[in-house]
This is a predicted structure of a 1493-nucleotide RNA (small-subunit ribosomal RNA) from an uncultured bacterium. The coordinates come from a structure-prediction model, not an experiment, and the mean pLDDT is 84. The sequence is in RNAcentral, with records from ENA and SILVA. Rfam family: Bacterial small subunit ribosomal RNA.

RNA sequence: AGAGUUUGAUCCUGGCUCAGGAUGAACGCUAGCGGGAGGCUUAACACAUGCAAGUCGAGGGGCAGCAUUUCCUUCGGGAAGAUGGCGACCGGCGCACGGGUGCGUAACGCGUAUGCAACCUGGCUUAUGCAGGGGGAUAGCCCAUGGAAACGUGGAUUAAUACCCCAUAUUCCAUUAAGGCUUCAUAGCCUAAAUGGGAAAACUUUGGUGGCAUAAGAUGGGCAUGCGUCUGAUUAGCUUGAUGGUAGGGUAACGGCCUACCAUGGCGACGAUCAGUAGGGGUCCUGAGAGGGUCACCCCCCACACUGGUACUGAGACACGGACCAGACUCCUACGGGAGGCAGCAGUGAGGAAUAUUGGGCAAUGGGCGGAAGCCUGACCCAGCCAUCCCGCGUGCAGGAUGACGGCCCUAUGGGUUGUAAACUGCUUUUCUAUGCCAAGAAACAGCCUUACGCGUAAGGCCUUGACGGUAGCAUAGGAAUAAGCACCGGCUAACUCCGUGCCAGCAGCCGCGGUAAUACGGAGGGUGCAAGCGUUAUCCGGAUUUAUUGGGUUUAAAGGGUGCGUAGGCGGGUGCGUAAGUCAGUGGUGAAAUCCUGCCGCUCAACGGUAGGACUGCCAUUGAUACUGCGCUCCUUGAGUAUGGUUGAGGUAGGCGGAAUGUGCAGUGUAGCGGUGAAAUGCAUAGAUAUUGCACAGAACGCCGAUUGCGAAGGCAGCUUACUAAGCCAUUACUGACGCUGAGGCACGAAAGCGUGGGUAGCGAACAGGAUUAGAUACCCUGGUAGUCCACGCCGUAAACGAUGGGAACUAGGUGUAGCGGGUAUUGAUCCCUGCUGUGCCGAAGCUAACGCAUUAAGUUCCCCGCCUGGGGAGUACGGUCGCAAGGCUAAAACUCAAAGGAAUUGACGGGGGCCCGCACAAGCGGUGGAGCAUGUGGUUUAAUUCGAAGCAACGCGCAGAACCUUACCUGGGCUUGACAUGCUAGGAUUAUUCCCGAGAAAUCGGGAUAGGCCCUUCGGGGUACAACUAGUACAGGUGCUGCAUGGCUGUCGUCAGCUCGUGUCGUGAGAUGUCGGGUUAAGUCCCUUAACGAGCGAAACCUUUGCCCUUAGUUACCAGCGGGUUAUGCCGGGGACUCUAAGGGGACUGCCGGUGUCAAACCGGAGGAAGGUGGAGAUGACGUCAAGUCCUCAUGGCCUUUAUGCCCAGGGCCACACACGUGCUACAAUGGGAUGCACAAAGCGAACCGAGAGCGCAAGCUGGAGGAAAUCGCACAAAUCAUCCCUCAGUUCAGAUCGGAGGCUGCAACCCGCCUCCGUGAAGUUGGAAUCGCUAGUAAUCGCGGAUCAGCUACGCCGCGGUGAAUGUGUUCCUGAGCCUUGUACACACCGCCCGUCAAGUCAUGGGAGCCGGAAAUAGCCGAAGCCGCCAUAAUUCGAUGGUGUCUACGCUAGGUUCGGUGACUGGGACUAAGUCGUAACAAGGUAACC
Repeated sequence: AGAGUUUGAUCCUGGCUCAGGAUGAACGCUAGCGGGAGGCUUAACACAUGCAAGUCGAGGGGCAGCAUUUCCUUCGGGAAGAUGGCGACCGGCGCACGGGUGCGUAACGCGUAUGCAACCUGGCUUAUGCAGGGGGAUAGCCCAUGGAAACGUGGAUUAAUACCCCAUAUUCCAUUAAGGCUUCAUAGCCUAAAUGGGAAAACUUUGGUGGCAUAAGAUGGGCAUGCGUCUGAUUAGCUUGAUGGUAGGGUAACGGCCUACCAUGGCGACGAUCAGUAGGGGUCCUGAGAGGGUCACCCCCCACACUGGUACUGAGACACGGACCAGACUCCUACGGGAGGCAGCAGUGAGGAAUAUUGGGCAAUGGGCGGAAGCCUGACCCAGCCAUCCCGCGUGCAGGAUGACGGCCCUAUGGGUUGUAAACUGCUUUUCUAUGCCAAGAAACAGCCUUACGCGUAAGGCCUUGACGGUAGCAUAGGAAUAAGCACCGGCUAACUCCGUGCCAGCAGCCGCGGUAAUACGGAGGGUGCAAGCGUUAUCCGGAUUUAUUGGGUUUAAAGGGUGCGUAGGCGGGUGCGUAAGUCAGUGGUGAAAUCCUGCCGCUCAACGGUAGGACUGCCAUUGAUACUGCGCUCCUUGAGUAUGGUUGAGGUAGGCGGAAUGUGCAGUGUAGCGGUGAAAUGCAUAGAUAUUGCACAGAACGCCGAUUGCGAAGGCAGCUUACUAAGCCAUUACUGACGCUGAGGCACGAAAGCGUGGGUAGCGAACAGGAUUAGAUACCCUGGUAGUCCACGCCGUAAACGAUGGGAACUAGGUGUAGCGGGUAUUGAUCCCUGCUGUGCCGAAGCUAACGCAUUAAGUUCCCCGCCUGGGGAGUACGGUCGCAAGGCUAAAACUCAAAGGAAUUGACGGGGGCCCGCACAAGCGGUGGAGCAUGUGGUUUAAUUCGAAGCAACGCGCAGAACCUUACCUGGGCUUGACAUGCUAGGAUUAUUCCCGAGAAAUCGGGAUAGGCCCUUCGGGGUACAACUAGUACAGGUGCUGCAUGGCUGUCGUCAGCUCGUGUCGUGAGAUGUCGGGUUAAGUCCCUUAACGAGCGAAACCUUUGCCCUUAGUUACCAGCGGGUUAUGCCGGGGACUCUAAGGGGACUGCCGGUGUCAAACCGGAGGAAGGUGGAGAUGACGUCAAGUCCUCAUGGCCUUUAUGCCCAGGGCCACACACGUGCUACAAUGGGAUGCACAAAGCGAACCGAGAGCGCAAGCUGGAGGAAAUCGCACAAAUCAUCCCUCAGUUCAGAUCGGAGGCUGCAACCCGCCUCCGUGAAGUUGGAAUCGCUAGUAAUCGCGGAUCAGCUACGCCGCGGUGAAUGUGUUCCUGAGCCUUGUACACACCGCCCGUCAAGUCAUGGGAGCCGGAAAUAGCCGAAGCCGCCAUAAUUCGAUGGUGUCUACGCUAGGUUCGGUGACUGGGACUAAGUCGUAACAAGGUAACC
C1' cells in the first nucleotide's frame, strides 16, 4: 500500500466482499509448564446458610455467663463484684467511610473554567480563655402481668462524661448608631462603644485522657455561572409558580425554594416542547491524521439499595446490612397477629452462548473504637478454579544415504516424494522425577534499656510478630527421558496430486464450484500458515476520499428547486481615523493520579513494576501587536440606481375590425352515384346527394411575410388596429453615494389535462357506437360522435416545466454569420470598408471532461450564496401531517430482496434502417417438378426383426460403385467359452498334420475309421528336444456396445464469396482505431490516385492439367499424298514421313498496336491483325473462421460398460412389410409423333475365372463353338437421334405402357419370401397437371444414344464419364433471395431461433389497511387520602413536653375522557423471491402505430 466482483472486451460511476488490528467474549478440535492480569455484558430476577460494623469498664449503674480467690456447707451445694474480666442496659464515638450496582437521569448529571461580598464543616492542627454552684429523672435490676411469637404493659428502686436550672464570659450572636479603608455592585473589612442574650464533665493505673467558648488553618461538602455534552421536525409551538416585582416564610446559605398580592411576561427554527436511547469523565480500541467507536477491569464524580412516598437522629443522610407508611412477593403463626430485603463476600435456583471457592489470614496496607494492650474489618493480603487475555520457556542438539521398510504419485524392467526424516552413534538436561537446603516481604507499634532537652517528644539499642509456605529459589542424582496440535491449499491468498461422488451428497467471505476425467464436495498422500494453541461466530475501527473540515459531487452515471420577488441569514468596492471582539505573540494559573511517550532501574528476559522527565494538542486570566476580518465615524465613485434623448420587439391587458377556409340554412343548375381505403364496408344519396352558382348565418384559427428571426423571469407570445402598461438596448453626460449579490421559510406567476358556475359549440375530438383488419383486435385504418377544445370568473400547481446545465461577479486565443442601436473615413448618393456596446447562432486554441463533448452565451480559471445527491428494487409507495370540491399534490420511510443497477465509448451481430454493388437472385426466355403409372429414398405404421446412421438450405437414387445365401450389424432357434483372431507364461507332450470315408444333425458341430510321420543324435533297438501345432490352466482376447457434447483424422456448408491478418509507426487513458477508409476501376482488398501511414503475409490472380491454332522432333499397332504390287472389294502388301493422328518439346495473347473516354493514372469502350481478345473455354486448387454441423458403423483413440456374453459359429427369417405422407427420378399423355424398311456419321472407355469375331441353331432372350486379343493390332461395337420412302390422321388411338396370365432363357449350392431378360397374350391410370416450386446465359438448355465402376446375377430408370444434334432470352436492378463494403440505431453478445413486459395460476416471505380485541407508557381532570413535616385547636394555672383532634401538601389507589407505542385480527391491498405453468407481444431496430413525460 491494496485486491475480487457489472462487460465479448474498455474506461468511468457505484455498491457488495476480502486481506489488518482489537475484545470482560462464546463455540469446535487440541493441550506440557511458569509469571502477570481478568472473570454474570443476560433477570436492578428470586434468594436457603454463614460471614461483611463495631468498639470503649480510663463515662455509668452494675454483674447474667466463664475463670480465680475467700467464706459457709446438710458435701448436693450456697454466698461474696473481692479479682481477671464482662452478656444485656444507660452513655460516648462510629454506623453518611469502606464495599456493590448502573435502575433512573439528556440534567449544572458530568467535563472544563470561574464565582460565593450568599454558605456549612465532626474528628485533626494552631492560638487565647474557661470549667463555680445546684436539681429532678430514667434504663438496667426487682416484683406483678398480657401474648403462640414478635414484642410489650403496670408498680417500686438507682447511676453517669445522660438530662435540666443558676452563675461567669471574650474578638460569639442580635439590635442601635459612629469613623476609616476597599469594591463594578448588592456590599465587605477594620476600629472603638451601648443594650440584651448564650458555655462546660469528668475519669484515672497519676504517666495521662477528655469537656466548654472564640478566632484561624486544613480537610470535606453545599450553591451559582460561562462553554461543551446522542437521535428524531413524519415532535412547531411550549409555559400559570409559568417570567419578573413587593412582602413574608423557610434553609447552613442565595433563589418562586414556598406563600400572598401586583405586573404579563419567559422559552423557541442558533430547534423550545415532545418522543426514543443513554450514567458522565479520565481512559480503552482503531486510524497517517482529522475522526469514528467505547465506558468491562483501575481512578474521579453522580445516581440507586425489593417498588413508591416520608421524615427523624446527626457535623454530615432523607441513610445498602436505621425508622415510619403504602404496594408486590416470600416465610412463621396457636389465625388473633408477626418477620424479611445479597445491586457486600462466598454460595443456590432461574435466565443465558456465557463468567469462578459456601477457602486462608488480619502477617502487610488501610479503616472504626480504645490512653493502651487489643477487638472488629469477605476493605485488603493471599490461595483455589478457568488457555479468557498478555508475556516467557519447553517438547531436544549434532552426525547419519543401501537416500531402508511402509505410504503416495508417475510416462511404471524403473523413477519421484515423504526424507537426514527414521534406524544407528555421540552430546546436552531447560523441563520432569527423587532427595536435600531454604528466603525477601518485618518497617514499626507495644514492652524494656540508654541519651538529649524546652519534660513529652525525638534518637539509638534489645526483644516480639508471616496467612501465603517448606512456596519462590538453590544444590545433588537419573535419563531424550514427561510434552503437538489446529486451520487451510480455485482466484483474492502462502500451499497439488490421486481416488470416490456425478447439479446427488455437499462447499461457499465475494466471485462461484458439483450434470463421469472436480487442484473448489468427501477421503488419502504431499504441501502452506500459525503454534499450546488453532479455527469459527459476534461486535468495533480500518481499508471506505462510500457523508469528503482535512477530503466528493450535481449536461448524459444518483443529484439544479418550473420561474421570479423577497424576509432572516451568509457574503460584500475604494480612502483615512479610532477601537481591539475575532486573529497573533509573551507571561501566569489550571489541565488529579493512573494511562501514553522517552531515559534509567527491579524481577535470569519479557509481560509486569519502580522512578524521573515529557506530553496531556484544552480552558481561564493577564500584558502586548494591529496586517486582515468585525464594530464606530469621515470622505470617494468604478458596483448599483435615478434623470435626459433616441430606439426595438408575436412582451402583457382590454376593446374594435378583417378576409380566406370549413360547416349549416335557403334558392338555382344538374344526375347517379358520393365518400372512404392497402382493399373494403359502415355512412350519405332518386324524399335528388356529390359537384357547381348565388345569398345568409355561425364559431374557431390567423396563409403568404416566416427566418439558422424577435420579445418575455419562466410558462409562453403571431391577421389588422386603438387605448393603457411593462422591459431591454444605445447615446449623453448630470445626480445619489455601496444604496450591492444570494436567498432557508414566505409570497406571486406557472403549458396541457382536469374540477366548479354560467355561456358558447364551426372544425377537431377522449369516452361511446358501427364498419373493417385479425387466431383474437376492448387497438392501429374508416364512418359517426359526447365531454373537452373557445369565453368569463374561481380552483388545480403538475410536465422530458430541457440547454436534462441554479443565480451573481471577474479573468482567459481567435474566425465567421445574424438582430438592435451607435461612432469613424471616403462618397452626390445608394453603399462599401474600419470600429464600439447589447443579444442570438456556428466553428474552433489553451484548459477541462470517464468519454461524448464544452470552449468569452464554459462543462475553463477563481470568489460568494442557495437547492439537491450518496448502490438497484421495494417507492416517490405506506403511515402521519398539510393543501385541494374532487382528481390528486407536497413532505416522505421501513421490513424484505439482489450483487449488481448505471454512464460513455469499442468490436461484432442484428433491423419489417439507409446508400453502393454482385450472383440464373429477380426480370426476359427454354425445359421441368407439383396431377398419372412405375422405380427409388424417407417419415409413419406394422413386425419376432422390419439393424444402424443422415434431419432446413448443407437429411431424404444420402453412407449403399449394386441386401436371394454371404454381405448383416437385426430377429427366432441350435451350439462354443482362453474363445473365429494376437502375444506371453506354466504343465503335459506328438495325443499332430494331409487327403479320404462312414454315422448323427438344418448346419455349426460331434463320434468313428483309413493314410502319412517335425528336429537332433543313433549302435536303427532306441534316446533326447519342446521350435511349429494340440490339450489343460492363467494373463488376456473380443464387442458395428455407449459417449462425434472427451478426441484425432476426414468431410459438408457459408463460398472460388473477397475477404482474413501481421510488423513497425501514429492516434486514443483504454477496449481499440489507422493501414483495410475516401475518389475511380475490376471477376477480385484487381489496379491507380489521394492519404499518418509505410511495408508484409494467408487468400484473389499466376504457376499445373485439359481443350482450341501453328511449328519442330519421332513414326507403330495409327495415317496413305505421290511411286510400285495385289484384290470383286478393303493401307491388303512393298514403301513413304507429306497429310490426319499419336506424344514429347516449343511458339502464340501481353490491353502489345490504333482511336476515343478518363485525374498526363488505373482502367473502360470501339477497332485492326489473329486460330483464339481482354481471366479464350473447362478443371484441379477452398484464406481467418462459422455451424459443440456430420462421422466412435471406414480407421484411430480417452473414459465407461460387457466377459458361459453386449463375444464367436450356424440354419432359417428380416433389412424388399403397407391404410398413408413427402423428396428424387423414369415413362408418358402423342403427328416437331408412333410403326416399318433402307442408308450415314462419334467420342470415351473396358476386356484373361475376361472380351469373344466369323459360322451354325432358336421368333427372341440365348445356346453350340471357338479365330483373334493382356489390346492405337483382336473383341465388346449395330451408335442413336438424323436422312430417304411407306403406313397411321387426332382417337384413350397403330398414343401410352402399368397390371395380370402363359411359355421360356441366364446367373448362381439355391431365384418361394426376393433376381434380371425374352416371346405370346392382357392393355390400367394418363388428353400437359391447383397453390406452389426447380434448373439453365452457348456448344449452354433441350434432346439422342455410347461407355464404365460395383458386380456370379441383378432391383441401374441411380451414379460417374463420352460424344451427336443443337436453341431461345437478357445487356436491366423496382421487387424476392443470398453475399460483400460503407453508414445508422440497439436495452442483443448463447449475439433476433436475441432480449423482454404485464395479468392469471402455484409456493414461500416480510409488510400496509382492517370491524375490533389485548397490553404498555407519559400526562391531564376529578375523587379518596396512609405515614410524615409544618400550622391550628382542645386537655394542662403557665413554660417545656405529651396525648387527642384537625387543615394544607402528598405516595399508593379509584374514576373519566383523550394522547401515544406495541401485539393480535376474519377479510383485504399491493410488494419481493422461486430451471423448464397459462394468455398475449407492450419495450429494445423506423421493434413493425417512433418512443417517452